[in-house]
Context: one part of a larger RNA
Molecule: small-subunit ribosomal RNA, 3' major domain
Organism: uncultured bacterium
RNA sequence: UGACGGGGGCCCGCACAAGCGGUGGAGCAUGUGGUUUAAUUCGACGCAACGCGAAGAACCUUACCUGGGCUUGACAUGUUAGUGGUAGGAAACUGAAAAGGGACCGACCUGUAGCAAUACAGGAGCUAAUACAGGUGCUGCAUGGCUGUCGUCAGCUCGUGCCGUGAGGUGUUGGGUUAAGUCCCGCAACGAGCGCAACCCUUAUCCUAUGUUACCUCGCAAGAGGGUCUCUUAGGAAACUGCCGGCGAUGAGCUGGAGGAAGGUGGGGACGACGUCAAGUCAUCAUGGCCCUUAUGUCCAGGGCUACACACGUGCUACAAUGGCUACUACAGAGGGAAGCAAGACCGUGAGGUGGAGCCAAUCCCUAAAAGUAGUCGUAGUUGGGAUCGGAGUCUGCAACUCGACUCCGUGAACCUGGAAUCGCUAGUAAUCGCGGAUCAGAACGCCGCGGUGAAUACGUUCCCGGGCCUUGUACA
Numbered sequence: 001u002g003a004c005g006g007g008g009g010c011c012c013g014c015a016c017a018a019g020c021g022g023u024g025g026a027g028c029a030u031g032u033g034g035u036u037u038a039a040u041u042c043g044a045c046g047c048a049a050c051g052c053g054a055a056g057a058a059c060c061u062u063a064c065c066u067g068g069g070c071u072u073g074a075c076a077u078g079u080u081a082g083u084g085g086u087a088g089g090a091a092a093c094u095g096a097a098a099a100g101g102g103a104c105c106g107a108c109c110u111g112u113a114g115c116a117a118u119a120c121a122g123g124a125g126c127u128a129a130u131a132c133a134g135g136u137g138c139u140g141c142a143u144g145g146c147u148g149u150c151g152u153c154a155g156c157u158c159g160u161g162c163c164g165u166g167a168g169g170u171g172u173u174g175g176g177u178u179a180a181g182u183c184c185c186g187c188a189a190c191g192a193g194c195g196c197a198a199c200c201c202u203u204a205u206c207c208u209a210u211g212u213u214a215c216c217u218c219g220c221a222a223g224a225g226g227g228u229c230u231c232u233u234a235g236g237a238a239a240c241u242g243c244c245g246g247c248g249a250u251g252a253g254c255u256g257g258a259g260g261a262a263g264g265u266g267g268g269g270a271c272g273a274c275g276u277c278a279a280g281u282c283a284u285c286a287u288g289g290c291c292c293u294u295a296u297g298u299c300c301a302g303g304g305c306u307a308c309a310c311a312c313g314u315g316c317u318a319c320a321a322u323g324g325c326u327a328c329u330a331c332a333g334a335g336g337g338a339a340g341c342a343a344g345a346c347c348g349u350g351a352g353g354u355g356g357a358g359c360c361a362a363u364c365c366c367u368a369a370a371a372g373u374a375g376u377c378g379u380a381g382u383u384g385g386g387a388u389c390g391g392a393g394u395c396u397g398c399a400a401c402u403c404g405a406c407u408c409c410g411u412g413a414a415c416c417u418g419g420a421a422u423c424g425c426u427a428g429u430a431a432u433c434g435c436g437g438a439u440c441a442g443a444a445c446g447c448c449g450c451g452g453u454g455a456a457u458a459c460g461u462u463c464c465c466g467g468g469c470c471u472u473g474u475a476c477a
Stems, first nucleotide, its partner, number of pairs: 001477002003474003007471007015461002019425005026317008034308002042053002064303007073132001077131007088105002093100002108123006134292002137290003143286002145281003148277001150275001155194006161170003174185003200269004205237005211231001215226004240263001243257005319418001323377006335366003340359002345354003384415001389410007431453007
C1' cells in the first nucleotide's frame, strides 16, 4: 500500500422487511448430468453452465457411427508436358447412392494464310506429373477479435508542487449535500484526464407546415367534395429548482406550494472507467506452434444427435365456481406479405380443400383474446384436468418407420394447492389475456417484440446477501 475480520462508524441496492404471484409435489415440453449405445458429434459447469452456442437435427444441416467410393482431391494458385473427335452433353449396363462405364452427338475465343471449305500457331477447357490443397484435428494456459461478470457500482488515475531515507502519501481526507469523486465550504495543495451527468433515440403536451392510400361530409356503391379534428411526416416550443414560502451557513441543497401535459434525472432505451476472474470462445472468423496427408482430407447411402432404471435446472398445462361449457356481442398495438399474404363464395364435423377478388401495400390480406350479456353445471376426481393409448384423416416435403405439426371419433392417467428450501416484482410495474416477428418447405410450451385488463405493499435498516467511503487490528501478500 492492499486484502481480510463472526472490529467500529456512515451510506446504498426488491438485500431484508411489508405485500402479490410463483418454483420445489403432478402430467407434459425442453436443457443438463448419469447410464446405455456402433454412434448417442462438440463446446458451456457457483453467482456469471443447464429453453445456453442452436433465430428452429426427418434427408440436408452434421462435425458422430456403420458400410461403399475417391486420392492434385469437393475448393485455390503456379510450373512442366500432352490434347480436335478435345471441352461439353449423354443411351445401354453395374450400383443403395456416390461412383464406375461410356455407344452416340459434339463445340468456343485470338492470330496468320485462304473467296470458301479448311490448314497451322496460341488461348480456354481437359488429362498427367509436381509444388500444394484440405482438416469443425490439439493447445482459449501461445494469441487477435468479440463477449460475460463485479456493475451503470462511483470509482480509477495523471502533471506540477509539498511531505517522507524509501515503499509511498497529499490531491481523492474533513463538514454538509447528491442517484453520482454531484455540487458547496474548508484544507499544501493547484489543476487536468478516463468515468458520472448532458449531448443521441423513443414516449407524454402544444404550435406551425404537410394531406394520399389516412381523416371528415354526401352516397347502397362507384365516386364527388373538403382542409376542422384523429393520424402521418417534418420543423419548432416546453422543465431550468425558473417562481413563491419554510429549513439551511447569505452556500450547495432539502421540503411544501403555484402554474403546467409533464417537477425536481418526467418514463424507457442506447451508452459499461482503471481493472478482476490465466472467466468464455482455436467449432463464427483470424492466427503462432504441434499433428494427419490413399487420411484426422473428401463424396455417398443408411443410422445417430430424438436412446432411458434414474437425478437436477428452466418452462407449459392444471388441480376448478373470481370457474368450466354453450350462445350472442364489443374494443388494440406492433409487425409481416410476390417462389408471398390471400378476402367474399362453395365443399368438409374439423385440420383443411376448391377457387381466386384485391394487394409490391397508411389502399388489399394475415387480424384478437381476456372483458360484457344470457343460459347451464352445484363441489363431484366432476361438464375440473387433459396425459396416455386405439382408429380415421389433413398439410408440408423426393421421403414423416426410426423421428414432423395439426384435426376428428373413442379412451380418459396423475393431479384436490405441493416438505425442507427457494425465485421474481415498487406502477401502467406484478398478475392475467391474446397478437405479431425472426429462424423456417414443414416443425415453439422457447426467444424477441406488441398492445388489452390492471392490483397490493414499503413501519423501517436490527438482521441475511452484495456493494461504496472513512477508520481500527493483523504472525496474510